A computed fold for a 75-nucleotide RNA from a Campylobacterota bacterium, annotated as c-di-GMP-I riboswitch aptamer. Lineage of the source: Bacteria > Pseudomonadati > Campylobacterota. Its mean pLDDT, the model's own confidence on a scale to 100, is 77.
RNA sequence: AUAUUUUUAUGCCAAACUUGUUGCGAAGCAAGGACGGAAAGCCGCGGAUCUUAAAGAGAUGGCCGGGUUGCAAAU
Numbered sequence: 001a002u003a004u005u006u007u008u009a010u011g012c013c014a015a016a017c018u019u020g021u022u023g024c025g026a027a028g029c030a031a032g033g034a035c036g037g038a039a040a041g042c043c044g045c046g047g048a049u050c051u052u053a054a055a056g057a058g059a060u061g062g063c064c065g066g067g068u069u070g071c072a073a074a075u
Base pairs, nucleotide, nucleotide: 003075004074005073006072012037013036017032018031019030020029021028022027035062041068042067043066045065046064047063048060049059050058051057
């Protein structure tokens, strides 16, 4: 340096739900909260699901795959 495996964690993220706010909506954001997470970091690229005012428009990266970056330990 690369590959594989593991998940140790005073650190990291934060589901449901609640409040506020934005949006027609799916949902987003902020605060609280913790079910979970080892890429639950990032990218809507393929599929999937969902929304709508149906536009070659949107939402979900915590649905599956793909791309890319990365922490610790062991081999």